[in-house]
Context: one part of a larger RNA
RNA sequence: UUGGGCAUAAAGCAUAUGUAGGUGGCUUUUCAAGUCCGCCGUUAAAUCCCAGGGCUCAACCUUGGACAGGCGGUGGAAACUACCAAGCUGGAGUAUGAUAGGGGCAGAGGGAAUUUUCGAUGGAGCAGUGAAAUGCGUAGAGAUCAAAAAGAACACCAAUAGUGAAAGCACUCUGCUGGGCCAACACUGACACUAAGAGACAAAAGCUAGGGGAGCAAAUGGGAUUAGAUACCCUAGUAGUCCUAGCCAUAAAUGAUGGAUACUAGGCGAUGUGCGUAUCAACCCGUGCAGUGCUGUAGCUAACACGUUAAGUAUCCCACUUGGGGAGUAUGUUCGCAAGAAUAAAACUC
Numbered sequence: 001u002u003g004g005g006c007a008u009a010a011a012g013c014a015u016a017u018g019u020a021g022g023u024g025g026c027u028u029u030u031c032a033a034g035u036c037c038g039c040c041g042u043u044a045a046a047u048c049c050c051a052g053g054g055c056u057c058a059a060c061c062u063u064g065g066a067c068a069g070g071c072g073g074u075g076g077a078a079a080c081u082a083c084c085a086a087g088c089u090g091g092a093g094u095a096u097g098a099u100a101g102g103g104g105c106a107g108a109g110g111g112a113a114u115u116u117u118c119g120a121u122g123g124a125g126c127a128g129u130g131a132a133a134u135g136c137g138u139a140g141a142g143a144u145c146a147a148a149a150a151g152a153a154c155a156c157c158a159a160u161a162g163u164g165a166a167a168g169c170a171c172u173c174u175g176c177u178g179g180g181c182c183a184a185c186a187c188u189g190a191c192a193c194u195a196a197g198a199g200a201c202a203a204a205a206g207c208u209a210g211g212g213g214a215g216c217a218a219a220u221g222g223g224a225u226u227a228g229a230u231a232c233c234c235u236a237g238u239a240g241u242c243c244u245a246g247c248c249a250u251a252a253a254u255g256a257u258g259g260a261u262a263c264u265a266g267g268c269g270a271u272g273u274g275c276g277u278a279u280c281a282a283c284c285c286g287u288g289c290a291g292u293g294c295u296g297u298a299g300c301u302a303a304c305a306c307g308u309u310a311a312g313u314a315u316c317c318c319a320c321u322u323g324g325g326g327a328g329u330a331u332g333u334u335c336g337c338a339a340g341a342a343u344a345a346a347a348c349u350c
Stems, first nucleotide, its partner, number of pairs: 003322003008303001012318001015200001017198001021194003025088004033081002035077009049065006091191001092188003096183002099180001103177007110154001114150004119145003125136002162169002206247006215241002220236004258317006266295004271290006299306001323350003332343004
């Protein structure tokens, strides 16, 4: 490699868009490239196989025959694939009408809390811990009241609720804007699926420049604990956390489960929306579609479990895996300001 696999044993790219490529709905026609059938030629001899023959047998030698496959030519078939032409509406999309939403970006506003400053009252402790101490405080702390400033985050509502491709998204209002679902059914007429490379987006930390800095807090100082304590605990505290512009491109980026389509028992919720029923009205009840949960049959599974949101039954396309370690390392290359990222071995060893 083949084969077998990929939730947890090795293995699904963090995610989506999309190029080449691969694959592709229904009906009729053309053609004969693939496909199928017949015939011909060729595929040296030897070898292999089968049936004989010769060495006393065998090995060995020898005669005849043949399979299968390939290539070329020729004559046909036309179901399927491809091609040609025409059409269809179920896949897909557009238009129309509604609708839900922490989807995104920008602007404006808000209150609680915290810290600090100033003023007032007051007068000895406060803070902290398992216990303490460092620390703060008669230069008036802590406590209480009034005022001011700053930065960051938005209690309750709040819900295995919503939304987004994922990362993610929540105080309130406004503006701009993306996507989804539902309904009726007008239009296009296969326009589809997947996707190597490519470009896009991508938590936190980190980096560059300029701001900002309340709280928290790597590093660091001090106090404890301890045999020691470069920790856990306490008291301080700088980067950082926040904003703007630009990098970085990684996470247990998880559903440890790639995407699409079709089929295969039910039961119980909750979300969006439609229909029927009902009503003064909101509910309630039945039912359809879409997404989202629990339980569970068949099936599957090594088991755990999964089970119409499959890990069941099938098809198509992509990524990846092939004993443990060495090693996601060395080297080379590409990218990056750097940190590093991506690609990615071997010797050796068990």
The prediction has a mean pLDDT of 87.
Small-subunit ribosomal RNA, central domain from Trichopus zeylanicus subsp. travancoricus, 350 nucleotides, folded computationally.
NCBI's taxonomy places the organism under Eukaryota, Petrosaviidae, Dioscoreaceae, Trichopus, Trichopus zeylanicus.
Rfam family: Bacterial small subunit ribosomal RNA.